[in-house]
Context: one part of a larger RNA
RNA sequence: CUGGGCGUAAAGCGCGAGUAGGCGGCAUAGCAAGUUGGAUGUAAAAACUUCCGGCUCAACUGGGAGAGGACGUACAAUACUGCUAAGCUAGAGGACGGUAGAGGGAGGUGGAAUUCCCGGUGUAGUGGUGAAAUGCGUAGAUAUCGGGAGGAACACCAGAGGCGAAGGCGGCCUCCUGGACCGUAACUGACGCUGAGAAGCGAAAGCUAGGGGAGCGAACGGGAUUAGAAACCCCGGUAGUCCUAGCCGUAAACGAUGUAGACUUGGUGUGGGUGGUGUAAAAGCCACGCGUGCCGAAGCAAACGCGAUAAGUCUACCGCCUGGGGACUACGGCCGCAAGGUUAAAACUC
Numbered sequence: 001c002u003g004g005g006c007g008u009a010a011a012g013c014g015c016g017a018g019u020a021g022g023c024g025g026c027a028u029a030g031c032a033a034g035u036u037g038g039a040u041g042u043a044a045a046a047a048c049u050u051c052c053g054g055c056u057c058a059a060c061u062g063g064g065a066g067a068g069g070a071c072g073u074a075c076a077a078u079a080c081u082g083c084u085a086a087g088c089u090a091g092a093g094g095a096c097g098g099u100a101g102a103g104g105g106a107g108g109u110g111g112a113a114u115u116c117c118c119g120g121u122g123u124a125g126u127g128g129u130g131a132a133a134u135g136c137g138u139a140g141a142u143a144u145c146g147g148g149a150g151g152a153a154c155a156c157c158a159g160a161g162g163c164g165a166a167g168g169c170g171g172c173c174u175c176c177u178g179g180a181c182c183g184u185a186a187c188u189g190a191c192g193c194u195g196a197g198a199a200g201c202g203a204a205a206g207c208u209a210g211g212g213g214a215g216c217g218a219a220c221g222g223g224a225u226u227a228g229a230a231a232c233c234c235c236g237g238u239a240g241u242c243c244u245a246g247c248c249g250u251a252a253a254c255g256a257u258g259u260a261g262a263c264u265u266g267g268u269g270u271g272g273g274u275g276g277u278g279u280a281a282a283a284g285c286c287a288c289g290c291g292u293g294c295c296g297a298a299g300c301a302a303a304c305g306c307g308a309u310a311a312g313u314c315u316a317c318c319g320c321c322u323g324g325g326g327a328c329u330a331c332g333g334c335c336g337c338a339a340g341g342u343u344a345a346a347a348c349u350c
Base pairs, nucleotide, nucleotide: 003322004321005320006319007304008303012318014201015200021194022193023192025088026087028085029084030083031082033081034080035077036076037075039073040072041071042070048066049065050064051062053060091191092188093187095184096183097182098181099180103177104176105175106174107173108172109171110154115149116148117147118146119145120144121143125136126135162169163168206247207246208245209244210243211242215241216240220236221235222234223233258317259316260315261314262313263312266295267294268293269292270291271290273288274287275286276285277284299306300305323350324349325348332343333342334341335340
């Protein structure tokens, strides 16, 4: 330098915005850097090719000619790439009018339930299990009624439903705020795609400091079970779970499927729009974008399966893989308070 690959066999970075770089729509003119053409110079000798010589060959010696990638120079060509100039509107953006939504942040607020406290009624049990026991209870529990405190989560609605780049997001109200979709077509005029590094976001658990602590509940204690029981079951229960500020940076972070674009028979649901039709208003029906499911044509695939939301047919760019173990390891570097994370071998062995 190159090949084949990455849903499940090894392999898509957890995710987006974006720097360098790579790549880039339609049409015109110019330039001629890339590109192309012949010309010319260089391309030492040896080697290669060819002819002769050589003890029979080979080796070897000599002569001539040829070939040669590449580079330089001037000339020529201008399709493609590039550069310059001036344009276009199909990409992209933006304006206006609408729509849906657990999208994000902050503040407030509501009811049900659990627990605890106080008071009333009331009396001997209650609780728990496969069965029990530990536990709680005559210092009055459980049950029931009234009052109060506090924390956390939001039944029904609720849907294979919606929103978000991912992680994720669910009572109600207000404020601030991001994105998407539909319609109109006045506006900008390629402003685009991808994206090494760096920076940002990133469930749970964990860490630091200060709060908070109802329920649940690692650890821990007890009761059972059992041959034993470091468990499963039961009674308790600390960290934690919650809030504020900061750290950590991982996951079966999964669709185990990178992002963007183009193209390729269909059927059926669903979410949100627009237009038409229909209606008293609806419902319904038809059509067109967008999102999200299922089934399937061709094709693909080792098979399973995928199948316009592709794993089909192509293009651009990035990441990654290269037998199993050793090894999501060691050493070193970087990061972290730590836990550890990240980058990442070799010996040896099959």